[in-house]
Context: one part of a larger RNA
């Protein structure tokens, strides 16, 4: 890449780490807080209509159910992509010590009492626009001091430093005028020990070509002080010693993301490194840090650069190597689908939101497996085709005909399993003052299904809708005949082909494969 092409599990830009409309992919908490911009409720003024206590309109109060946009927590460091760089402790494997570790388990002790602020809101300015400025008001698990503490930290061992936050569910006495105080469960909050998890760091051995690359190093090797990290360490920095690598291939060039594993092959070994799974490293290019338990952060932030793009020319936006889809590169690789039912991940007490992770569905014969395109019977060996030595031979039981069946595809109708749990009620255990409240067991009851017209089972009809490719001259299973005439071609390789071609083309026939076969390419 060529002919063909009926039906289900996997796997699908290998090239441009080219550029990228548009959608979507990171939220989510009112049980942190001030709020009320929209929504539905309810109170409450006005009004209209009137079946005189009911609709209708407009207003009013956050009163309720909830929530836009704000502060405030957690989470955006998982989870999705990519393989450019990278020959290195990167990866593999196998040891070390000088460390951190949000959330989760577990021990222990606390949680007292105070401040100032500031978004949101208003009021004013600038601005095309992004947006941004100032005045004024307020809260809180925001902030920020004091109090009090260790077996915490730091020490010169004498002492220094040194934390927190509330929310919200019940509740019988008592205090309160109420709001609550006070009791109790949960969810949280501070120190500090311990565990798990996860993650920095060091290092022994392996880890590709090239010598037509033979010498490299100046923070470079080692030392001291000093600084820096969580943590050793020239990591960084002064100063002092001149050292250290190197034919056992330093240095430099060249190529590659490692590894489990794949393919291959009797091994040993060779080639590879898709999908699945660990681990690296990127995230428009190059730098650079904030924020944090963890980033130097793919859908965060600053600079510089290149592209693109909007703009009143003053200034502004963007980053698909998430899923899809577009252009281009390419021989070449898919839908701008569905749903959170399931697993699973954040957030939330919880109900639930979020989730292009996932599941699933389309799209391709790319691959594997599997299943059918019918089964018997039928010789007058029929017609027709091909060939003939003209008798026949061969297509061939093939076909027709006769008897049957119905997978698969069609109609039609039943119909699993992925679904277990939260809810709700009983009960029993803790817990407590309690028969609340909460938590755990157990029984019981209903609910939740993208796929989905699902698997599957049945019923109908009717051989009814379904074969191709390749190749026959030897390796190499498979021969006639026309046609052509060293011409037109064929060829992997030896070679066909110049008039009787099993080799070229075509036809009969006939080998090998079969929803594929054949060619090219590439490794074993």
């Nucleotide at each position: 890449c060529g002919c063909u092409g009926c039906u289900u599990c996997a796997u699908g830009c290998u090239u441009a780490a080219c550029a990228c409309a548009u959608g979507c992919a990171a939220g989510u908490c009112g049980a942190a807080c001030g709020g009320c911009a929209g929504c539905a409720g309810c109170a409450c003024c006005u009004a209209a209509g009137c079946u005189u206590g009911c609709u209708u309109a407009g207003g009013u109060g956050g009163c309720u159910g909830g929530c836009g946009a704000g502060u405030g927590g957690c989470g955006g460091a998982c989870g999705g992509g990519u393989g450019a760089g990278u020959a290195a402790c990167g990866c593999g494997u196998g040891g070390g010590a000088a460390u951190c570790u949000g959330g989760c388990c577990u021990c222990u002790a606390g949680a007292g009492g105070g401040g100032g602020a500031u978004a949101a809101c208003u009021c004013g300015g600038g601005g095309a626009a992004a947006c941004u400025c100032g005045g004024g008001c307020u809260a809180a698990u925001a902030c920020c001091g004091c109090a009090u503490a260790a077996u915490c930290u730091c020490u010169a061992a004498g002492g220094a430093g040194g934390a927190a936050a509330g929310c919200g569910g019940g509740g019988g006495a008592c205090c309160g005028a109420a709001a609550g105080g006070c009791c109790u469960c949960g969810c949280g909050c501070u120190g500090g020990g311990g565990g798990a998890u996860g993650a920095g760091c060091c290092u022994g051995c392996g880890u590709c070509c090239g010598a037509u690359u033979a010498g490299c190093u100046a923070g470079u090797u080692g030392g001291u002080g000093g600084g820096g990290u969580a943590a050793g360490g020239g990591c960084c920095u002064a100063c002092c010693a001149a050292g250290g690598c190197g034919a056992u291939g330093a240095u430099c060039g060249g190529u590659a993301g490692c590894u489990g594993g794949u393919c291959u092959g009797a091994g040993a070994g060779g080639a590879c490194g898709a999908u699945c799974a660990g681990c690296c490293a990127c995230a428009c290019u190059g730098g650079g840090a904030c924020u944090g338990a963890g980033a130097c952060a793919c859908g965060g932030c600053c600079c510089a650069g290149a592209c693109u793009c909007c703009u009143a020319c003053g200034g502004g936006a963007g980053g698909c190597a998430g899923c899809a889809g577009u252009g281009g590169g390419g021989a070449a690789u898919a839908u701008u689908g569905g749903a959170c039912a399931a697993u699973g991940g954040g957030g939330g007490c919880a109900a639930c939101c979020c989730u292009g992770a996932u599941c699933c569905a389309g799209c391709a014969a790319u691959g594997c497996c599997g299943c059918g395109u019918g089964g018997g019977u039928g010789a007058a060996g029929a017609a027709g085709g091909c060939u003939u030595u003209c008798g026949g031979g061969u297509u061939g039981u093939a076909a027709a005909g006769c008897c049957c069946u119905u997978u698969c595809a069609g109609u039609g109708g039943g119909g699993a399993a992925g679904a277990a749990a939260a809810g709700c009620g009983a009960u029993g255990u803790g817990u407590g003052a309690a028969u609340a409240g909460c938590a755990c067991a157990u029984c019981g009851u209903g609910u939740u299904g993208a796929c989905g017209u699902u698997a599957c089972c049945u019923a109908c009809a009717g051989a009814a809708g379904a074969a191709g490719c390749a190749c026959c001259g030897g390796c190499u299973a498979a021969c006639u005949c026309c046609g052509u005439g060293c011409c037109a071609g064929c060829a992997g390789c030896c070679g066909c082909g110049g008039u009787a071609a099993u080799a070229c083309g075509g036809a009969g026939g006939g080998u090998g494969c079969g929803a594929g076969c054949g060619u090219u390419a590439a490794u074993c």

Overview:
This is a predicted structure of a 524-nucleotide part of an RNA (small-subunit ribosomal RNA, 5' domain) from Nitrosococcus oceani. Model confidence (mean pLDDT): 83 of 100. Lineage of the source: Bacteria > Gammaproteobacteria > Chromatiales > Chromatiaceae > Nitrosococcus. RNAcentral holds the full RNA, with entries from ENA, RefSeq and SILVA.